[in-house]
Molecule: FMN riboswitch aptamer (RFN element)
Organism: Ureibacillus thermosphaericus
RNA sequence: AUUCAUCUUCGGGGCAGGGUGAGAUUCCCGACCGGCGGUAUUAGAACGGUUGUUCUUAAGCCCGCGAGCUCUUUUUGAGCAGGAUUUGGUGAGAUUCCAAAGCCGACAGUAUAGUCUGGAUGGGAGAAGAUGAAG
Numbered sequence: 001a002u003u004c005a006u007c008u009u010c011g012g013g014g015c016a017g018g019g020u021g022a023g024a025u026u027c028c029c030g031a032c033c034g035g036c037g038g039u040a041u042u043a044g045a046a047c048g049g050u051u052g053u054u055c056u057u058a059a060g061c062c063c064g065c066g067a068g069c070u071c072u073u074u075u076u077g078a079g080c081a082g083g084a085u086u087u088g089g090u091g092a093g094a095u096u097c098c099a100a101a102g103c104c105g106a107c108a109g110u111a112u113a114g115u116c117u118g119g120a121u122g123g124g125a126g127a128a129g130a131u132g133a134a135g
Base pairs, nucleotide, nucleotide: 002134003133004132005131006130007129008128009127010126017029018028019027031115032114033105034104035065036064037063038062043056044055045054046053047052060103061102068080069079070078071077085101086100087099088098089097107118108117109116
């Protein structure tokens, strides 16, 4: 280096404006939002300066995960539910870049909700750090 254990901290955003209606941030027009890890032809920085090297950064819809429910003895584990992308361009190489047009969003409540309220001062994928042990 790395591995293991314990602990600490951190760890989600969003209906402006309008229409109908007795009533809708739920319907309609329109607006807005995008958790975590991986992957890269992105961007930036440093070094080297010919090629390069290192670090940071880069996907809602590619892969995996998280939030819900059920069973189980808490942990753990098992099962279930729940979503979505194409076209063109560049290129050796892109569902990630550029352009355009699309699409998606748990459960409970309520006039039918990704955005309101609630479970939730919860949980959490994980991130950073500290200490100890092995090495």